The RNA shown here (FMN riboswitch aptamer (RFN element)) has 140 nucleotides and comes from Thalassovita aquimarina. Lineage of the source: Bacteria > Pseudomonadati > Pseudomonadota > Roseobacteraceae > Thalassovita.
RNA sequence: GUUCUCAGGGCGGGGUGAAAUUCCCCACCGGCGGUAAGGGGGAAACCCCAAGCCCGCGAGCGCCUUGGCGGUUGCCGCCAAGGGUCAGCAGAUCUGGUGCGAAUCCAGAGCCGACGGUCACAGUCCGGAUGGAAGAGAAC
Numbered sequence: 001g002u003u004c005u006c007a008g009g010g011c012g013g014g015g016u017g018a019a020a021u022u023c024c025c026c027a028c029c030g031g032c033g034g035u036a037a038g039g040g041g042g043a044a045a046c047c048c049c050a051a052g053c054c055c056g057c058g059a060g061c062g063c064c065u066u067g068g069c070g071g072u073u074g075c076c077g078c079c080a081a082g083g084g085u086c087a088g089c090a091g092a093u094c095u096g097g098u099g100c101g102a103a104u105c106c107a108g109a110g111c112c113g114a115c116g117g118u119c120a121c122a123g124u125c126c127g128g129a130u131g132g133a134a135g136a137g138a139a140c
Stems, first nucleotide, its partner, number of pairs: 001140006012026004027124002029113002031057004038049004052111002060089002063083009093109005115127003
């Protein structure tokens, strides 16, 4: 470099109500790469594991570009394809302890979670998605 494969988890109980897995109380879940004062292996070099909220990435919406269609034709709307520069939606951690040093260890208490749908507001239901993808692996 080429090809192929893989690549997201979670509503259980109670309450209110005409109606809620959407609200309230108690629960439950945590993609990918990096880093790591923790853990494991080794005689050593070194290797392996370890973070939702430390650094970055990804999907979605938005945005931008191009094309098509429509309209009240400056412009706007819808559809499709492309971009990944910007980073808007868009994120979230403190306190105590130990220690030279804590974002990381120990303890405790918190907090966060695209878009569209819905007899009622969704991280957990349904849908785009039998999609895409950070990336991981294999073969040549």

Its mean pLDDT, the model's own confidence on a scale to 100, is 79. The model forms 100% of the base pairs in the Rfam consensus.